[in-house]
RNA sequence: CCAGCAGGCCACCUUAUCGCUGCAAGCCCGGGCAACCGGGUUUGAAGAGGAAAGUCCGGACACCAUAGUGCGGCAUAGCGGGUAACGCCCGUCCGCCGCAAGGCGAGGACCAGUGCAACAGAAAGCAAGUACAGUUCGGCUGUAGUGAAAUCAGGUAAACUCUAUGCGGUGAAACGCCAUGUAAACCAGUGUUUGAGGGUAGCACGCCCGAGCUGGAGGGUAGGCGGUUCGAGUCUUUGGGCAACCAAAGGCCUAGAUAAAUGAUAAGGAUAUACAGAAUCCGGCUUAUGGCCUGCUUUUAUU
Numbered sequence: 001c002c003a004g005c006a007g008g009c010c011a012c013c014u015u016a017u018c019g020c021u022g023c024a025a026g027c028c029c030g031g032g033c034a035a036c037c038g039g040g041u042u043u044g045a046a047g048a049g050g051a052a053a054g055u056c057c058g059g060a061c062a063c064c065a066u067a068g069u070g071c072g073g074c075a076u077a078g079c080g081g082g083u084a085a086c087g088c089c090c091g092u093c094c095g096c097c098g099c100a101a102g103g104c105g106a107g108g109a110c111c112a113g114u115g116c117a118a119c120a121g122a123a124a125g126c127a128a129g130u131a132c133a134g135u136u137c138g139g140c141u142g143u144a145g146u147g148a149a150a151u152c153a154g155g156u157a158a159a160c161u162c163u164a165u166g167c168g169g170u171g172a173a174a175c176g177c178c179a180u181g182u183a184a185a186c187c188a189g190u191g192u193u194u195g196a197g198g199g200u201a202g203c204a205c206g207c208c209c210g211a212g213c214u215g216g217a218g219g220g221u222a223g224g225c226g227g228u229u230c231g232a233g234u235c236u237u238u239g240g241g242c243a244a245c246c247a248a249a250g251g252c253c254u255a256g257a258u259a260a261a262u263g264a265u266a267a268g269g270a271u272a273u274a275c276a277g278a279a280u281c282c283g284g285c286u287u288a289u290g291g292c293c294u295g296c297u298u299u300u301a302u303u
Base pairs, nucleotide, nucleotide: 003297004296005295006294007293008292009291010290012269013268014267015266016265017264018263020047021046023044024043025042026041027040028039029038030037031036049275053286054285056284057283058282059281060280061171062170063169064168068205069204070203071202073167074166075165076164077163078092079091080090081089082088093107094105095104096103097102108162109161113160114159115156116155130144131143132142133141134140175226176225177224178223186216187215188214189213190212197209198208199207200206233252234251235250236249237248238247239246240245
């Protein structure tokens, strides 16, 4: 190495002991008139993923001294459907690959303009003009020859470009509240309606804020609560739809840390255990990765 294609499932298990994180209940201690708050302890039930990853798309949510106009920029691209939305998913047409199952597609427009084009060929777009024949002597006409295409056009847009549609920015260190501390001081420059400086992702305009700003040398704080996990949630059944998906009924509650918990040891299962660790939350895509199962294709197929 001894075939391939598509899809689904699991993510070492069981028991015991000792821990860690938040939650609920009981008890004890402290504070408080009380409601309640803080600490300790006992018991109980929970405690990472299919990708938690890359941060690549799409949203929810939050904020901005305007999110405005023009230009520019970016993204997408057959047709129809799904969805909160998408560059995702489903169906289908066409093209390409494969014997097939099946897979892949940046798949609008070169009748607006500009550009580009290997080899061959005289010549592939403005410069040069092969051979033979004709001729109104004008590279004017025909033929031959090269080529996919020869003065008539064709090809190319993951070439500029054009068309259609969409796009304000930032990102949980967002943001709201409480508490603590200090130097609103000092020096230099510059500015105060004759507007410094700043915001509006790029440029111009416009709009808005505006009494500070820049540098130097220094002083101080660096704690807590919310946001935060019940949500476009998940499971079952029924109905609609080819499908993605949608609707109804019933059931379930399933991590919430903050320098960061989810672990260690022992025994057994032949026993070593792949990739890998939540950090506002969802829907996708992509990448990493161990094993098991099902269906299908070819003349044959998991040994």